[in-house]
RNA sequence: UCUUUUUUCAAAGCGCCUGGACUAAGCGUGGAACGGCAAAACGCUUAGUUGACGAGGAGGAGGUUUAUCGAGGUUUCGGCGGAUGCCUCCCGGCUGUGGCGAUUACAGCCGCAAGUCCUUCCUUAAAACAAAGGGGUGACCCUUUGGACAAAGGGGAGGAUGUAAUCGCAA
Numbered sequence: 001u002c003u004u005u006u007u008u009c010a011a012a013g014c015g016c017c018u019g020g021a022c023u024a025a026g027c028g029u030g031g032a033a034c035g036g037c038a039a040a041a042c043g044c045u046u047a048g049u050u051g052a053c054g055a056g057g058a059g060g061a062g063g064u065u066u067a068u069c070g071a072g073g074u075u076u077c078g079g080c081g082g083a084u085g086c087c088u089c090c091c092g093g094c095u096g097u098g099g100c101g102a103u104u105a106c107a108g109c110c111g112c113a114a115g116u117c118c119u120u121c122c123u124u125a126a127a128a129c130a131a132a133g134g135g136g137u138g139a140c141c142c143u144u145u146g147g148a149c150a151a152a153g154g155g156g157a158g159g160a161u162g163u164a165a166u167c168g169c170a171a
Stems, first nucleotide, its partner, number of pairs: 014081004019077001020050010053070003059090006091111006099169007115161009129146007
């Protein structure tokens, strides 16, 4: 470099690691009250560890990048990538006039729910922590059990409030 076979092709607080922090081994510097079979500390090399805790989130295309919410976490630092965020357009729908329906336009909204505002109730947090067990020399990792504690978003109920035109139906 080519060919063949096997496995994986997942996830969206998700994936990764050339920085940082930390561990082990080796080597070196170093020289602790005396001592040298030499401590701390520091450096280099190699191999490793760590690097977001859950809640919530996808009609399509294009654009964009520090893309929602909180936690007894605070190196969860730093960086790279990705992404259900946001913007524009398109598609399909919902609500809004007046007793009802259709169509067009407008405003807001929704993507299996659907205008805006207020009140209230509901919506199993998880990590952390404790206990037990397991793996690793170690940094650290994994599992089970226990009893807690959010916010956003969503749902229920109640209240307030939200268009024009044309045609048709009913009264």
This is a predicted structure of a 171-nucleotide RNA (glmS glucosamine-6-phosphate activated ribozyme aptamer) from Parageobacillus caldoxylosilyticus NBRC 107762. Its Rfam family is "glmS glucosamine-6-phosphate activated ribozyme aptamer". Rfam classes the family as a riboswitch. Rfam's curators write: This entry contains a glucosamine-6-phosphate activated ribozyme that is found in the mRNA for GlmS. GlmS is an enzyme that uses fructose-6-phosphate and glutamine to generate glucosamine-6-phosphate. The coordinates come from a structure-prediction model, not an experiment, and the mean pLDDT is 77.